[in-house]
């Protein structure tokens, strides 16, 4: 970007719904990982517990501790010295043993060790004291007013954004001065003492940067005098501080201005309100507070009231404009449990401070108390639903503090949760003509699927080890996070897919299963035996650590339309006018600038957001930097446009003059003609009314007809698409009074102007009220008809009203469905009122023009219809209305009305459509046309009777089934005794009566014979014989078993093929290409003529073609030729075959239509020629006036300047009474007197343009007028060819298709068959829904119906005679002569496989006789006995004879059938089916009529056209009440809540203040005053819950009563209103055409 729904389809208009994208989300199914954000939106519901504010010993007095140092008094080590004391070690030769190396045993001497006592020596440790360090309850300073939560108030004391002046600021900067002198106290402590506790009294005592008093001062106040008014030290030598001031920086406080939710069903609000003066407060203006005065303030541009709500930067969506929103994050406001109040303070009426009321909860020793998570964590609670009672000051902040440092639930991290957003991963690669398994199958196979398995590789990622950052700012030291990110190493595909969907919309289908069940669904919709829509399995599609839903918001929605939409008919013009407020506004000039445009500053806070870059592996995120933030202010210029102001002009718009219009109003008067009473009069039996009647009226004389009298309404003709009127509405005639218009000519105002919310005013009928008046008409009502009913259409009465006065009501389909008002935008015609012209003796007429009112039509417009200078067209200004259907134009509320009722005007709830126009069909109790044995004219019939048959009921075991208006019913079935035969009772069989394969063993199987039971089938026994082929393997055959299957007149004709009936032998029914239309369609194929025919000419935006009709086929009639059996004795030829001619648009007459040319007239249009007029140009002429230039003159202004004077201020200077006088310059200012120079205004005057007349050139030329000199359309008459169609006639066997009969378009009726075949799916299958047998049924019989035969008689029966056919068939046949029987029938067998024979007699008719009108010599049913035939068989259930019987019936009620010529009717006659059986069927021939005026009516059909609300199509659609059932609003005696606010009692805390006491470093104490919260108590107001009942709404399965709309809907339909009815709805007046 769109898409799905409203129709049978179209286009439109609307509504509803999807697809997109978001969330602080929730829920369903599932879950691998990291980053980074979020995370109590419900109960501003209650809260256990721990923590969220401290800090400063360098203010201060204590208090407790003790690491160094001194000092005091103690202690007494080590080492030295001298002494005691003697270890260990060294040590030769000898001996013994031994071969020996070499073990063992012994001395002397030497060495000087542990140790012991004295002296000196002064350590360690411990006492006290001083000075110093910590820590610290408390007294002091600063913090606590931030930080940190949360949105309950609140609509403006908020907030955003721009500004202002009458104000504060602790800490911080920067200046300047200043820090002197002095004093009373208290806490802590200590000691008594109350109390459960919580906290306290008393007395002593002590300190300060606590607290006080003097003093000075920059400094405040004051004119002045003058008066108020200040400080603090610490420590140690550097600072830190502390006081006053003034700057500034920062924060705040106060006030303007625009911005800013909804509702008018809130229209009036308000007394300290508005405003002044004085006081008071306050840091500061100020009714902010009090007295006094005044009577003000706000509001339709929404004041008050009532609901809802924190604002904002932002954030979601959008193409934008806009719409919704206000979570994290940043500012601002307000709040701390509920209501009030102040203190402290630099700063609060204070979230973890006081008071005090109230409700809640705790703790008590009952006496008292305590306490507020809307900090950070938890818990409970309600809820769909929101987390850890974590770590840590390491980083940034803050609060102290000189620092070190404390504290910090701020903060910074970690946890939990797919709540979100990025980002990664769950394998990679090879593998089959493709395992398996599942799924599907047309059984061939396809799909799952390179998917798997296997091989081969990686290792994000997980696991496990090791190493390891940055964040630390700082040289040192410090890290929650952190077993951190990161980095390597190992293991090993190892740990890691799932949701929703597949009918369209919307990307992706198959099979089962169920069967309108059970379910699905956003929205259309699906589901009732073949569901791609339910479940379910495979499969596919889509997204993916998600993925579906639910909820809400934006889009798409141009569906609230500024961008960017409507209002004839879809929803939508108020019923009209006047007119206020608003809104817009002619034309020229000057000024000016809140609009407007241009430039420039200023501000829009960071974050957010573009866009360009960097850090994080990348992204999500995080950061530079630039842009933006569409906005307010501000200062400068512009001046078209708008505004303001001021001078003007006439085109809007108004006035006058003059002439005409017209049913325009009001009020009085008047006329005739109808009708109607009354009275008289003639007159006499009816009148009225209707479809037809009746109610009624009338012999006590109607009606009808004359007089004459009253009465009340209405105004015929004229009259018309006409006029007026703002509309509703207006009609005899005439007079007052009165209102508007339209033309024309000039003169006047000078934008005075359009439109119009609110108001105000007028508004048909009905309808109300008072008071006349009433002839006709005429709701109610009352009585007559129709009707199923008739509370209506029709009659017959008739009462309110229709009328007049007055006075209400206020609505209509009050419509052109069309709001007013201006401009522009082709024409023609008609027709009203003026005017001008020409022309006429005037009019008429003709032309022009203005002005109303129509009817076509261009462009354009419009969904289409259709509008079109009287717009629905192009534009412009202003008002009024819509926003999907019902509910509902209703309910509440308010105003208004006497009611009736009107104006304003909702919501719930429900539905997916309702709805314009135009299309194609269908249908009408809607029109034209036409056709058919459709009527009509006629013939014969059916309904009645009695049999035959088929059908329905009914009965049965069983009466097998199937067909049901036409389009079943003598149909299937062209023939039931058994068979058929599907049914039923018994009886049997099971791979089967009958089919096709495979497997095994079997070969005496098959067959024959006999025998038992048995009704058959069957079911058992038994004997005989000892399969064929082949060398073998084996085959064939048989039956056995045992498996594939087999069988099914079982369901479903609504799962089908095929075939078939109907409309209908009816003329229809399409198509291609073109056209047109926005499209569906339409054109063709409509129209005129024919015509059996869409048959066929003309004609035409069509122009060909298809299937239908015709024609071709086949029979019958005329004729030729040619064969050919058979007839006969032969020719001939009947007669059959076959092939051809023949009829056709042929020929002649006549009428009527077209078409072609030819001539004539009229119109009109071109075109020529002419001519008014206009315009240029050129000459020529003149009286005024205008304009413009030159020169003069006079007056006024401004400006410049001399001269003088006055007056100020400055300088210089002098002089003194040192603040005064005087002089001089110089400036400015005023005043008189001059001069120049510009300007503006009159006057005179010269010159020129312009402007007027006329005359001539030249160019245009609307218009006019002529054209028998032209040309081209088009009507109209008229010849002549031609063609078309009717009628007629010849000739001809047959004449207008020669007669029939076969051939049935496109399609309809889900029309008929699954039992005739086929056939797809379901069902049944071993006591079978399948096969056989036997017997029975299909043939029953109270009745009813359909189609036939027979009659019912004399055009007739009986009986005898005597003629005349044609189609057929015939070997398991047809039979003939002859014989026999009354007869059927039997015997019999020639003859024939057929023009030969046989069936085969025709019959009616024709002639004789007879019956005589009757239930008959008519008619034969029914029944009885006898007999035939066929067939095993003849009861149930055949056909025929004969004989007897001899019923009903004497022409058939209401209705209804056929039939138009060799037809109806009427005689027979054959065939097929078939062993026998036809009154049905199918042919055949004989005899042989009658009518058709015509299309009014019935049925059917077709074209066209018209209305529809109808499309399942009129057997349609659809309205109301009642009956049940659910729902949701609204009324409701009442009942219970909330919420604001009035009055008036009570009055805490508390701030101010009045009084007394205390004291004299008082500042406390009692007691009053105003004001005042909660709380009481009163009448209302407003808003919710509930509520007996009772009225409507809406939905709901197929109830019940009518039949009102949609066709003329069968009484056209609707709209107001007024009565009445079961209900729809009926009638009255009046208005609309929808």
């Nucleotide at each position: 970007a769109g898409a799905g729904u409203u129709u049978g389809a179209u286009c439109c208009u609307a509504g509803c719904u999807c697809a997109g994208g978001a969330u602080g989300a929730a829920c369903g199914c599932u879950g691998g990982c990291g980053g980074c954000a979020u995370g109590g939106a419900u109960a501003a519901g209650g809260c256990a517990u721990g923590c969220a504010a401290g800090u400063c010993g360098a203010a201060c007095g204590g208090a407790c501790u003790u690491a160094a140092u001194c000092c005091g008094a103690c202690g007494g080590a080590a080492g030295c010295a001298u002494u005691u004391g003697g270890a260990a070690g060294c040590g030769a030769a000898u001996g013994u043993a031994g071969c020996a190396a070499u073990a063992c045993a012994c001395a002397a001497g030497u060495g000087g060790a542990a140790u012991u006592a004295u002296g000196u020596g002064g350590a360690a440790g411990a006492c006290g004291g001083a000075c110093a360090a910590g820590u610290u309850a408390g007294u002091g300073g600063c913090a606590a007013a931030c930080g940190g939560g949360g949105u309950a108030g609140u609509a403006a004391u908020a907030c955003a954004u721009a500004g202002g002046a009458a104000c504060g600021u602790a800490c911080c900067u920067a200046a300047a001065a200043g820090u002197c002198a002095c004093g009373a106290a208290u806490a802590a402590u200590a000691u008594u003492u109350c109390g459960a506790a919580a906290g306290g009294a008393a007395u002593a005592c002590u300190a300060a940067u606590a607290c006080g008093u003097g003093a000075u001062a920059u400094c405040u106040c004051g004119c002045g005098a003058g008066a108020g008014g200040a400080a603090a030290g610490a420590u140690u030598u550097a600072u830190c501080g502390c006081u006053u001031u003034u700057a500034g920086a920062u924060c705040g406080g106060c006030c303007u201005g625009u911005g800013a939710c909804g509702u008018a069903u809130c229209a009036g609000c308000u007394a300290g309100u508005u405003g002044g003066u004085a006081a008071g407060g306050u840091a500061a203006a100020g009714g902010c507070u009090u007295a006094c005065c005044a009577a003000g303030g706000c509001u339709a541009u929404g004041a008050c009231g009532c609901g809802u709500a924190g604002g904002g930067g932002g954030g979601g969506u959008g193409a934008g404009a806009g719409c919704c929103u206000g979570u994290u994050c940043c500012c601002c406001a307000c709040c701390a449990a509920u209501g009030g109040a102040a203190c402290u303070g630099a700063g609060a009426c204070a979230c973890u401070g006081u008071c005090c009321a109230u409700a809640c909860a705790c703790c008590u020793a009952c006496g008292g108390g305590u306490g507020g998570c809307u900090g950070c964590a938890g818990u409970c609670g309600a809820g769909a639903a929101u987390c850890u009672u974590c770590c840590g000051c390491a980083a940034u902040g803050c609060a102290c503090g000189a620092a070190a440092g404390u504290g910090u639930g701020a903060c910074g991290g970690a946890g939990c949760g797919a709540u979100g957003c990025c980002g990664c991963g769950u394998g990679a690669u090879u593998g089959a003509u493709g395992a398996a398994g599942c799924u599907c199958u047309u059984c061939g196979g396809a799909g799952u699927g390179u998917a798997a398995a296997a091989a081969u590789c990686u290792u994000u990622u997980a696991u496990a080890g090791a190493g390891g950052a940055g964040g630390a700012a700082u040289u040192u030291c410090u890290g929650a996070c952190g077993u951190u990110a990161c980095u390597c190493u190992a293991u090993g595909a190892a740990u890691a897919a799932g949701g929703g969907g597949c009918u369209c919309c919307c990307a992706a289908u198959c099979u089962c299963g169920u069967g309108c069940c059970a379910g699905c669904a956003g929205g259309a919709g699906c589901g009732g035996u073949a569901a791609u829509a339910c479940g379910a399995g495979a499969g596919c599609c889509u997204c993916a650590a998600g993925c579906g839903u639910u909820a809400u918001c934006c889009g798409g929605a141009a569906u609230u339309a500024u961008u960017g939409g409507g209002c004839g008919u879809a929803a939508a013009g108020g019923g009209u006018g006047c007119g206020u407020a608003g809104g817009u506004g002619g034309u020229g000039c000057u000024a000016u600038u809140a609009g407007u445009c241009a430039g420039g500053g200023g501000u829009u806070a960071a974050a957010u957001c573009u866009c360009g870059g960097u850090g994080c592996u990348c992204a999500a995120c995080a950061u530079c930097g630039a842009g933006g933030c569409u906005g307010c202010u501000u200062c400068u210029g512009a001046a078209a446009c708008g505004g303001u102001a001021g001078c003007g002009c006439u085109a809007g718009a108004g006035u006058a003059u003059g002439u005409g219009u017209a049913a325009g109003g009001u009020g009085c008067g008047u006329g005739g003609a109808a009708c109607u009473c009354a009275u008289g009069g003639u007159g006499u039996a009816g009148g009225g009314g209707u479809g037809a009647a009746a109610u009624c009226c009338g012999u006590u004389g109607a009606u009808a007809u004359c007089a004459u009298g009253g009465g009340g309404a209405a105004c015929a003709c004229c009259a018309a698409a006409a006029g007026c009127g703002u509309a509703g509405g207006c009609a005899g005639c005439g007079c007052a009074c009165u209102g508007a218009c339209a033309c024309a000519u000039u003169a006047c105002u000078g934008a005075c102007a359009c439109u119009g919310a609110g108001g105000c005013a007028c508004g048909a009928a009905a309808c109300c009220c008072u008071g006349g008046g009433u002839a006709g008409c005429g709701a109610a009502u009352g009585g007559g008809a129709u009707u199923a009913g008739a509370u209506a259409c029709c009659c017959c009465a008739g009462u309110a009203g229709u009328c007049c006065a007055g006075g209400g009501c206020c609505u209509a389909a009050a419509c052109g469905a069309u709001g007013c008002a201006g401009a522009c935008u082709a024409g023609u015609c008609a027709u009203u009122c003026g005017g001008a012209g020409u022309a006429u003796c005037g009019a008429c007429c003709c032309u022009c023009u203005g002005u109303g009112u129509g009817a076509c039509g261009u462009a354009g417009c419009u969904a289409a219809c259709g509008c079109g200078u009287u717009a629905a067209g192009u534009c412009u200004g202003c008002c009024g209305c819509c926003u999907g259907g019902g509910a509902a134009g209703u309910a509440c509320g308010g105003c208004c009305g006497c009611a009736a009722g009107g104006c304003u005007a909702a919501a719930a709830c429900u539905c997916a459509a309702a709805g314009g126009a135009a299309u194609a069909g269908a249908c009408g109790g809607g029109g034209a046309c036409u056709c058919g044995c459709a009527c009509a004219a006629g013939c014969g019939g059916u309904g009645g009777a009695u049999c035959a048959u088929g059908u329905g009921g009914u009965u049965u075991a069983a009466u097998u089934c199937g067909u049901c208006g036409a389009u079943a019913a003598g149909c299937g079935a062209a023939g039931a005794a058994c068979c058929u035969u599907a049914c039923c009772a018994a009886g049997a069989u099971u791979a089967g009566a009958a089919a096709u394969c495979c497997u095994a063993a079997c070969g005496a199987a098959c067959g024959u014979u006999u025998c038992c039971c048995g009704a058959a089938a069957g079911g058992g026994a038994c004997u005989c014989c000892u399969u064929u082929c082949g060398c073998a393997a084996g085959a064939a055959c048989g039956g056995u078993a045992g498996g594939a299957c087999a069988g099914g007149u079982g369901a479903u004709g609504c799962a089908u093929g095929g075939c078939c009936g109907u409309c209908g032998u009816c003329a229809g029914c399409u198509c291609g290409u073109g056209g047109c239309u926005u499209g569906a369609g339409c054109u063709g194929u409509u129209c005129c003529a024919u015509u059996a025919a869409g048959u066929u000419g003309g004609g035409u935006a069509a122009c060909g073609a298809g299937c239908g009709c015709a024609a071709c086929c086949c029979u019958c009639g005329u004729c030729g030729u040619g064969u050919g059996u058979u007839u006969u004795a032969u020719u001939u030829g009947u007669c059959a075959c076959a092939c051809g001619a023949g009829a056709c648009c042929g020929c002649c007459c006549g009428g009527c239509c077209c078409c072609u040319u030819g001539u004539a007239u009229a119109c009109g249009a071109a075109a020529g020629u002419a001519u008014a007029c206009u315009c240029g140009g050129u000459u020529u002429g003149a009286a005024a006036c205008u304009u413009c230039g030159g020169u003069u003159u006079c007056a006024a202004g401004u400006u410049c300047u001399g001269u003088a004077u006055a007056g100020a201020a400055a300088a210089a200077u002098a002089g003194c009474u040192u603040g005064c006088u005087g002089u001089u310059u110089c400036u400015c200012u005023g005043u008189a007197c001059g001069g120049a120079a510009c300007u503006u205004g009159g006057g005179a005057u010269c010159g020129a343009a312009a402007c007027c007349a006329a005359a001539c050139c030249g160019a245009g030329g609307a218009a006019u007028a002529c054209u028998g000199a032209u040309u081209c359309g088009c009507a109209u008459a008229u010849a002549a060819a031609g063609g078309g169609c009717c009628g007629g006639g010849a000739g001809g066997a047959a004449g207008g298709u020669g007669a029939g009969g076969a051939u049935g378009a496109c399609g309809c009726c889900a029309g008929g068959u699954c039992a005739g075949c086929a056939u797809g799916u379901c069902c049944c299958u071993u006591g079978a829904c399948a096969u056989c047998u036997u017997g029975g049924g299909c043939u029953a019989c109270a009745c009813a119906c359909g189609u036939g035969a027979u009659a019912c008689a004399a055009u007739g029966g009986u009986a005898g005679g005597u003629a005349c056919a044609a189609c057929g068939g015939g070997a398991c046949g047809c039979a003939a002569a002859c014989g026999c029987g009354c007869g059927a029938g039997c015997g019999g067998g020639a003859g024939c496989a057929a023009a030969u024979c046989c069936u085969u007699a025709a019959a009616a008719a024709c002639c004789u006789a007879u019956c005589c009108c009757a239930g008959u010599c008519c008619a034969g049913a029914u029944u009885g006995c006898a007999g035939g035939c066929u067939g095993a068989a003849a009861c149930u259930c055949g056909c025929c004879u004969g004989c007897a019987u001899g019923a009903a019936g004497u022409u058939g009620g209401a209705a209804u059938c056929g039939c138009u010529a060799g037809u109806a009717a009427u005689g027979g006659c054959a065939g097929g089916u078939c062993a026998g059986c036809a009154c049905a069927c199918u042919g055949c021939c004989g005899u042989g009529a009658a009518u058709a005026c015509g299309u009014u009516c019935u049925c059917g059909a077709g074209u066209c056209u018209u209305g529809u609300a109808c499309u399942c199509a009129c057997c349609g659609c659809c309205c109301g009440u009642c009956a049940a059932u659910u729902c949701a609003a609204g009324g409701g005696a009442g009942c219970c809540g909330g919420u604001a606010g009035u009055a008036c009692c009570c009055g805490a805390a508390g701030u101010c203040u009045g009084c007394g006491c205390g004291a004299u470093u008082g500042u406390g104490c009692g007691u009053g005053g105003c004001c005042g919260a909660a709380g009481g108590u009163a009448a209302g107001a407003u808003u919710g819950g509930u509520g007996a009942c009772a009225g409507g709404g809406a939905a709901u399965a197929a109830g019940u009563c009518g039949u009102a709309a949609c066709a003329a809907g069968g009484c056209a339909c609707g709209g107001g209103u007024a009565g009445c009815g079961g209900a729809a709805g009926c009638u009255g007046c009046u208005c609309g055409u929808g």